Context: one part of a larger RNA
RNA sequence: GAGUAGCGAUAAAGGGGGUGAAAAACCCCCUCGCCGGAAGCCCAAGGUUUCCUGCGCCACGUUAAUCGGCGCAGGGUGAGUCGGACCCUAAGGCGAGGCCGAAAGGCGUAGUCGAUGGGAAUCAGGUUAAUAUUCCUGAACCGUGUAUAACAGUGAUGGGGGGACGGAGAAGGCUAGGUCAGCCGGGUGUUGGAUAUCCCGGUUCAAGCGUGUAGGAAGCAUUUCCAGGAAAAUCCGGAAGUGCAUAUUCUGAGGCGUGAUGACGAGCACAUUACGAUGCGAAGUGAUUGAUGCCAUGCUUCCAGGAAAAGCCUCUAAACUUAUGUUAUACGCGACCGUACCCCAAACCGACACAGGUGGGCGGGGCGAGAAGCCCAAGGCGCUU
Repeated sequence: GAGUAGCGAUAAAGGGGGUGAAAAACCCCCUCGCCGGAAGCCCAAGGUUUCCUGCGCCACGUUAAUCGGCGCAGGGUGAGUCGGACCCUAAGGCGAGGCCGAAAGGCGUAGUCGAUGGGAAUCAGGUUAAUAUUCCUGAACCGUGUAUAACAGUGAUGGGGGGACGGAGAAGGCUAGGUCAGCCGGGUGUUGGAUAUCCCGGUUCAAGCGUGUAGGAAGCAUUUCCAGGAAAAUCCGGAAGUGCAUAUUCUGAGGCGUGAUGACGAGCACAUUACGAUGCGAAGUGAUUGAUGCCAUGCUUCCAGGAAAAGCCUCUAAACUUAUGUUAUACGCGACCGUACCCCAAACCGACACAGGUGGGCGGGGCGAGAAGCCCAAGGCGCUU
């Protein structure tokens, strides 16, 4: 220079009360304003205690601070079913033998790893200062072991089926959600009017189990034969015959019933300086609209012709004879790791509490073609001078 620039989005504050040495900024209340396909809610990645409570204010916070993602201390993350681990494989990695190479090493078979993909099973309500599909209550389901009963040829690293998949388009059936009416509870204060065809609030509920619908798919059953599936086969495949086809079988949202004589529920009662750990509890129906969600890995169509393997079903080989298998019931078991909190952000990546960047899901109302735009709900904020 200079007490100058600046104090990081122009979404906005005002009042009352409290605490305190001190209050524009902290806490409570009232009013106002802003977002509302977000500036709300839930995950993944990443962060790693930042979460909650008590005490504190030297530093950190672009100001003050009684406040804080700050300092100190204590507390907090509960799983057979969520995710991983586990089983399986993809690209790709490693790679016994092997091939190649002065050496180091390179390639690669059998294998073995490797998810961003495939593979069993949980919902509703309640609860904490802080966790909850994890705890509690109620109601379920799956796998596996043992026992019992009944009935059976059991058996794989091998055969077959299945898993199993592209783009585009169209129509249908539903549901979530919304809206309105009815029903239930409460109110009737202000202005010209209003006990009314008025106003306000509520009207909720899953998995599972039973039924097997709208619809979708395949001809199905049986007998005989066979140079195929590197052995075998009753399985798959091929051929011939018979019967039935408005067949038979599979699949399938939703609805209805149950779950639920339960929970939740406007509110009421009771209690407190404040914080409720309390008790009771009305109605809980129908219509309409309606998805980008479900049926659906469906259907139609097109050419560029759209993973693999295991679990699963089935067939026998070797082998094995009461081991084993199937079904039912009962009882037992289900270990380990993650789980707090932020997550379009003051907690991640940007040296910062940085107007930047960051994948997925939910996403209500009015006007509207709309996830646009504008205004609002729930919820969250007024962006630290």

Large-subunit ribosomal RNA, domain III from a Gammaproteobacteria bacterium, 385 nucleotides, folded computationally.
The source organism's lineage runs through Bacteria, Pseudomonadati, Pseudomonadota and Gammaproteobacteria.